[in-house]
RNA sequence: AACUAAGGUAGAGGUGCGUUAUUUAAUAGUAUAUCUGUGGAUAAAAGCAAAUAUGAAACGGAUAAAAAGGAAAUGGCGCCGAAGUGUAUAGUGGAAGCUUUAACACUAUAUAACUGGUUUUACAUAAAACAUAUGUAAAACUGUCACAACCAUUUUGUGGAGGGCUAUCAUUCAA
Repeated sequence: AACUAAGGUAGAGGUGCGUUAUUUAAUAGUAUAUCUGUGGAUAAAAGCAAAUAUGAAACGGAUAAAAAGGAAAUGGCGCCGAAGUGUAUAGUGGAAGCUUUAACACUAUAUAACUGGUUUUACAUAAAACAUAUGUAAAACUGUCACAACCAUUUUGUGGAGGGCUAUCAUUCAA
């Protein structure tokens, strides 16, 4: 100095990423249960079964009254393609009692497909939600490398991407 095989090892970015436990707010005075009034025969994606004129569904009143997922704070653990998203394959779950199944959710593998990281705004999807997450677009901040200018020893501008960047070791070549 270079590239082979994405070479090995250790690091950096910061409101950094993921996971887990506890507490809290909201979900919600909602779902649901009992009693009662009106009502008058049947609720769910499909089928079956059960219940039902000793009164179905639905709509009111009274009493009682949740939970999951998601979120915030704190602590622990694992980390810096951390992780997330898309697509494909396989599996599990999935609509009131059962079966099947839709949207959807989760898990695993592959995909050199996309994204350096964070925040804000708009739209779309999910969701009870104006919380939040994901995707697209724009803007701002920030780290890193290259180039250019300025030397103020640092700053500014343009551009690139994590298969990167810094340090070091190995391999090859040269001195």
This is a predicted structure of a 175-nucleotide RNA (Lysine riboswitch aptamer) from Clostridium acidisoli DSM 12555. It matches the Rfam family "Lysine riboswitch aptamer". Its family is annotated with lysine biosynthetic process in the Gene Ontology. RNAcentral records the identical sequence in 2 taxa. Its mean pLDDT, the model's own confidence on a scale to 100, is 75.